[in-house]
RNA sequence: AGAGUUUGAUCCUGGCUCAGGAUGAACGCUAGCGACAGGCUUAACACAUGCAAGUCGAGGGGCAUCAUGAGGUAGCAAUACCUUGAUGGCGACCGGCGCACGGGUGAGUAACGCGUAUGCAACCUGCCCGAUACCGGGGUAUAGCCCAUGGAAACGUGGAUUAACACCCCAUAGUACUUUUAUCCUGCCUGGGAUGGGAGUUAAAUGUUCAAGGUAUCGGAUGGGCAUGCGUCCUAUUAGUUAGUUGGCGGGGUAACAGCCCACCAAGACGAUGAUAGGUAGGGGUUCUGAGAGGAAGGUCCCCCACAUUGGAACUGAGACACGGUCCAAACUCCUACGGGAGGCAGCAGUGAGGAAUAUUGGUCAAUGGGCGGAAGCCUGAACCAGCCAAGUAGCGUGCAGGAUGACGGCCCUAUGGGUUGUAAACUGCUUUUGAAGUGGAGUAAAGUGAGUGACUUGUCAUUCAUUGCAAGUACCCUUGGAAUAAGGACCGGCUAAUUCCGUGCCAGCAGCCGCGGUAAUACGGAAGGUCCGGGCGUUAUCCGGAUUUAUUGGGUUUAAAGGGAGCGUAGGCUGCCCGGCAAGCGUGCUGUGAAAUACAGUGGCCCAACCACUGGACUGCAGCGCGAACUGUCGGGCUUGAGGGCGCACGACGCAGGCGGAAUUUGUGGUGUAGCGGUGAAAUGCUUAGAUAUCACGAAGAACCCCGAUUGCGAAGGCAGCUUGCGGGAGCGCGACUGACGCUGAAGCUCGAAAGUGCGGGUAUCAAACAGGAUUAGAUACCCUGGUAGUCCGCACGGUAAACGAUGGAUGCCCGUUCUGCGGCCUUCGGGCCGCGGGACCAAGCGAAAGCAUUAAGCAUCCCACCUGGGGAGUACGCCGGCAACGGUGAAACUCAAAGGAAUUGACGGGGGCCCGCACAAGCGGAGGAACAUGUGGUUUAAUUCGAUGAUACGCGAGGAACCUUACCCGGGCUUGAACUGAGGGGGAAUGAGCCAGAGAUGGCUCAGUCUUCGGACUCCCUUGGAGGUGCUGCAUGGUUGUCGUCAGCUCGUGCCGUGAGGUGUCGGCUUAAGUGCCAUAACGAGCGCAACCCUCAUCCUCGUUUGCCAUCAGGUAAUGCUGGGCACUCCGGGGAUACUGCCAUCGUAAGAUGUGAGGAAGGUGGGGAUGACGUCAAAUCAGCACGGCCCUUACGUCCGGGGCUACACACGUGUUACAAUGGGCGGUACAGAGGGCAGCCACCACGCGAGUGGGAGCUAAUCCUCAAAGCCGUUCUCAGUUCGGACUGGAGUCUGCAACCCGACUCCACGAAGCUGGAUUCGCUAGUAAUCGCGCAUCAGCCAUGGCGCGGUGAAUACGUUCCCGGGCUUUGUACACACCGCCCGUCAAGCCAUGAAAGCCGGGAGCACUUGAAGGCCGUGACCGCAAGGGUCGGUCUAGAGUGAUACUGGUAAUUGGGGCUAAGUCGUAACAAGGUAGCCGUACCGGAAGGUGCGGCUG
Repeated sequence: AGAGUUUGAUCCUGGCUCAGGAUGAACGCUAGCGACAGGCUUAACACAUGCAAGUCGAGGGGCAUCAUGAGGUAGCAAUACCUUGAUGGCGACCGGCGCACGGGUGAGUAACGCGUAUGCAACCUGCCCGAUACCGGGGUAUAGCCCAUGGAAACGUGGAUUAACACCCCAUAGUACUUUUAUCCUGCCUGGGAUGGGAGUUAAAUGUUCAAGGUAUCGGAUGGGCAUGCGUCCUAUUAGUUAGUUGGCGGGGUAACAGCCCACCAAGACGAUGAUAGGUAGGGGUUCUGAGAGGAAGGUCCCCCACAUUGGAACUGAGACACGGUCCAAACUCCUACGGGAGGCAGCAGUGAGGAAUAUUGGUCAAUGGGCGGAAGCCUGAACCAGCCAAGUAGCGUGCAGGAUGACGGCCCUAUGGGUUGUAAACUGCUUUUGAAGUGGAGUAAAGUGAGUGACUUGUCAUUCAUUGCAAGUACCCUUGGAAUAAGGACCGGCUAAUUCCGUGCCAGCAGCCGCGGUAAUACGGAAGGUCCGGGCGUUAUCCGGAUUUAUUGGGUUUAAAGGGAGCGUAGGCUGCCCGGCAAGCGUGCUGUGAAAUACAGUGGCCCAACCACUGGACUGCAGCGCGAACUGUCGGGCUUGAGGGCGCACGACGCAGGCGGAAUUUGUGGUGUAGCGGUGAAAUGCUUAGAUAUCACGAAGAACCCCGAUUGCGAAGGCAGCUUGCGGGAGCGCGACUGACGCUGAAGCUCGAAAGUGCGGGUAUCAAACAGGAUUAGAUACCCUGGUAGUCCGCACGGUAAACGAUGGAUGCCCGUUCUGCGGCCUUCGGGCCGCGGGACCAAGCGAAAGCAUUAAGCAUCCCACCUGGGGAGUACGCCGGCAACGGUGAAACUCAAAGGAAUUGACGGGGGCCCGCACAAGCGGAGGAACAUGUGGUUUAAUUCGAUGAUACGCGAGGAACCUUACCCGGGCUUGAACUGAGGGGGAAUGAGCCAGAGAUGGCUCAGUCUUCGGACUCCCUUGGAGGUGCUGCAUGGUUGUCGUCAGCUCGUGCCGUGAGGUGUCGGCUUAAGUGCCAUAACGAGCGCAACCCUCAUCCUCGUUUGCCAUCAGGUAAUGCUGGGCACUCCGGGGAUACUGCCAUCGUAAGAUGUGAGGAAGGUGGGGAUGACGUCAAAUCAGCACGGCCCUUACGUCCGGGGCUACACACGUGUUACAAUGGGCGGUACAGAGGGCAGCCACCACGCGAGUGGGAGCUAAUCCUCAAAGCCGUUCUCAGUUCGGACUGGAGUCUGCAACCCGACUCCACGAAGCUGGAUUCGCUAGUAAUCGCGCAUCAGCCAUGGCGCGGUGAAUACGUUCCCGGGCUUUGUACACACCGCCCGUCAAGCCAUGAAAGCCGGGAGCACUUGAAGGCCGUGACCGCAAGGGUCGGUCUAGAGUGAUACUGGUAAUUGGGGCUAAGUCGUAACAAGGUAGCCGUACCGGAAGGUGCGGCUG
């Protein structure tokens, strides 16, 4: 000090989360030791039991008890009993002092309670200290004891007697108190003090006569009381409160002031600087955190306060309204003889309860401290110790050194080598803290006490001896033996240090945030290893930090949350220049205080540290006293520039009121006129022969003001537009005679405030929510159309909101420029220039996240106001205020999410735009979709109908050949080292061939033949073993291959430059191209993959070569044929080369290039075709072609065999074939190819058969032999029909292949002769040797379901105006809420579940106040009878009051039938509102309407 998380990526805003520290903690796992500190945060709930406050005999009467002495009795002793207060002592009692301290708790309290600083001239103070003075005389009660007596008890009652340092009376007394008076001094008001005089009042206690004690007064010290300034939580959804209230006078009362209390008088007092009310809470020193400022907390320790079961009250006393006192009331508990009584742990232990949770019913007064006492001493749960608890802090230990075969084992990888655990272990040596055992053994004891001695001021000091220790035989020291007795927890996806394997398979689970888990999980669980910390480690909770995320330090408000709709203005805040005074703020010096502890620094003590002690500074504060005078303030004086005012000039859709005007619209009347008008995308509703629309004339009404008109003007905003008059308001400019800071802002408050809306009264032409009808549509509560009411208009009143926007509050000052314009002024050469005030555009610096703003700031500064603090819930609920209502203002929470958002970037998309291309459309030709059949697919069926391919990019596809085989599927029968391959070990046998039997076969059984060798072995069989085998799964783990976009023109890189960045530029622009093809331009310059070219083929020519090809020339021959000799000219074949490049010409153009019936040329503008497929997209296809990771099967998911199936069939779809006929069918004749294939082959030719074919048989391993081309042409027939078209289906007879044609082959012949007469919506192919049409060949193959696929040639068209539209694509621009990218995103109702919440008849509480009734104890006041010598008491009355009862009210909480909306929830329903022009631009306010999103009207905004 930061990090993670919104996005495809980026910057910003903004929230959430994490890393740190802390704790009186709790929980989980683990645990060796001692030291120091800590330990009911909850029920101020209830408490059994014990203890926590007594002491004094040197105050007293006494003697219950104990001891001693004396006496007596029991014969004596011992012992027991009795007597005796004589002695030590002492229960109870009288009396004194203490019990008001110490200890506990934090309920109450928002307060002079606390803190701090002052004041008391308004006060008190026992014990203690100092000073002065005094202590004379007398008296009668009472407790105890005794007697009697009541009661269960607690506790009493009566009588008699008695003491005191108890109590009372008398005396004495002033410098005390009360009162009065004289003089003086003095102060902060009332006043205070001093010195005198007069009057009155109050004392005492003894004693051992020493000590001690008593009384009065003054002073001190200590402790308290009171008053005041300042500070001290949240809520304004608490705004008014208050009758003893505020003050006065006079009393009472108190230690003292005071409405503290009372009578009377006055009407005040407090409050926006927050009264009152409500909620919460002891306050401080301090503690935690933080760089600090702050924030949070107030346990332990210290100070203060308050309380003692709850409430009230007083008594005693120096002090209490009293924790372990009293009285009363209430609740609760206990005892009871039922009549009555007792009690108060928030003291220490302890118990129950509550709770996540907090200890022993311990020891000692040895020390410290307290009470009493002269003292010894007694008491002390204060205190000191011990016990329990890792609950905290610091410290120590669990060993150290050596030790590699880098052991075994575990885990992991693997190229079987290894790596890691790991010097870790074993093993060797050493040490002994701690623990165990055993000796010794403190300090805490300064001192006190007892006895003795000495000194002097008779009560102190010094000294000697003795004595006093709970903790504790503890700390500590020493000895002995022995590594012996001692390590865990969390984590390992990122943040965040640390990774692999196995298991699991969106399951189980994890999770602080982001997020992991759906078969290869570094994220779950286990293991191994590692990391961090370590007697602890994690989790949870809470606080601060990080968070500058409430911003004083130190934030913002155009678009992210946020400027009030606008103005006027009160309080308040801020405020121009100069001079002088004061000194409140301010600065500085000094003084007092700021308790101690804490914190900080230094030093020291426990072995160290924690801890503790001492010293120092600090404690940033408050108060006082000086000094200073710049600034703020205040007072006084002056100034003019801010502000205002005056005069003059001109300006404007500024406001209000009145008058006037024309055009248009609708309507009325009349005329002309006739069949439609109107309206729309197209229609219809509507109007119209009762005469519309159209047109002319005249009239009526209401509303709005064309052109001018603008980027214009005016106004505070809303807003304002015909002309004109009146009234009113305003800024501007010019002048510089006036005032002299009069200013700015502005919480409250007041006023204005579009449209819609409301009330009353008018008015109503147009338009038009609602409504009605017609359309559209799946529907259409809409968009469109026809009507139409509120309303729109006026007056008066209300309401007070808008995207009331520049989404930008007001004011003042300062800061580069360019340009346009309105108003005024000055100058002018009449073009214009300058000054001031307004309205716009563009830019510099600067600012900003960017877009952008930029003298009209969103720049640089000052002042004031308003507002914001994640999204949703929600501008909602409740409350209050306003309103006639609609509704407005103010304005939450629970709950929920990890985002919501701004700007910009790259894509993708758009029923956005521009440019361009393509058989994309159009123009054509031919098809498909209808029929039958073939084939593939879906579906269905089945034992099985094996599997895969599924929009384009699956469906005559994998399959270029399913009868068996193939074959993967089904049924059945077999085998298990296996059908095939291979390593090792063992055993046997040549290998091999043939036959027979059983069986469906596989297989099994049997028989025969055969008898290798170079002796190593080869081959083969059997057994064992390691591998096998799998068309089982995963194409979403993969390689390879392939389809598609697309043969589309694109896709990128280096360096540079621009931008905070994602990114951009280059690759854009203009022209051009088939092309990112090229040229020009250019912050880019170059380059790569693509394009093109290079390759193959076809087309022309040249050259070379020659047999199987060819035949021009020569010769021979035939019925005929290159048949033969010969030749290589031509064709062909196959090697090499040439040619084409916009090269030439013309026109256009800068160029690139384009154009041309151009020339030439076989070919002309990439000549035709092919091969060739950029970066990438579709988790596209394939694990069944092959390969391969992982998983799965192993007498089976392997393998062999027989049979069946893949060929099923109500249907649906795709691809084809054949047709429907005359451009045709049949028959006859006749002509012309190319490319291929062939020996288990092609087969000439001959014979036979109608034919498929069969039987012979020549040639050919091929430029040699075989391989009929068909359409065409010639002729003939058929004559428009279900036919001489069409051939399905079926019957019969055959042929061929094959082990075998039943399921399930092809072909032939005869017979049969179905549908079908050109095919709906829709849809496919093709731009030239193309479509169409015609045949031929090949692969696979025994045969073939081939009409398929791949090739070959023959014949051989039509059309393209063109790019509006459909589809696809490229470039560019624009919008976007999309990025899984429009097959996107997303809104609302309804339905379901869950959650919190509002309302609600009521029901149940709570605290507080009010009224009335009652009213204990107690104080006070009054009081004739009673008691007492008296003081006084009692009685009775009054007053006040806790509490209780009753009543009405407000506040607040819980609960509730029902009800409202809200939130959340993988796959519900209805629609499609928004995002693109979102398909009607959206949004805001308002009104009405509608299942719902929403629609429509009016006004506004551009986001």